This is a predicted structure of a 79-nucleotide RNA (c-di-GMP-I-GGC riboswitch aptamer) from Rubrobacter tropicus. Model confidence (mean pLDDT): 87 of 100.

[in-house]
RNA sequence: GCGGACAAAGGCAAACCUGCCGCGAGGCAGGGACGCAAAGCCACGGGUCUCGCGAGAGCAGAUAGCCGGGUUGCCGACG
Numbered sequence: 001g002c003g004g005a006c007a008a009a010g011g012c013a014a015a016c017c018u019g020c021c022g023c024g025a026g027g028c029a030g031g032g033a034c035g036c037a038a039a040g041c042c043a044c045g046g047g048u049c050u051c052g053c054g055a056g057a058g059c060a061g062a063u064a065g066c067c068g069g070g071u072u073g074c075c076g077a078c079g
Base pairs, nucleotide, nucleotide: 002079003078011036012035016031017030018029019028020027021026034065040071041070042069044068045067046066047063048062049061050060052059053058
C1' cells in the first nucleotide's frame, strides 16, 4: 500500500407509519430497522424514474441505498 474479521468503539438507516414540502419522480423531520465498511460528499459517464414540459428531437428534474468514476474519511485481527 491492497484486502477487511461471527473483533471492539462509534456511525448511517430500507420497507412501513405520522407530519410538512413538491404537479410528479421524490425530499425533509419524527418513529422504525431491511441492510450498509464509505448506505459520507459530488449528477461527470451509463442506467432507471417523473400524473414534469415538448408534436418530436429533446429539455427540465429525481435517484449517490442501481453501476462506474471523482473526492474526503474512523477502527484494524489476520493475510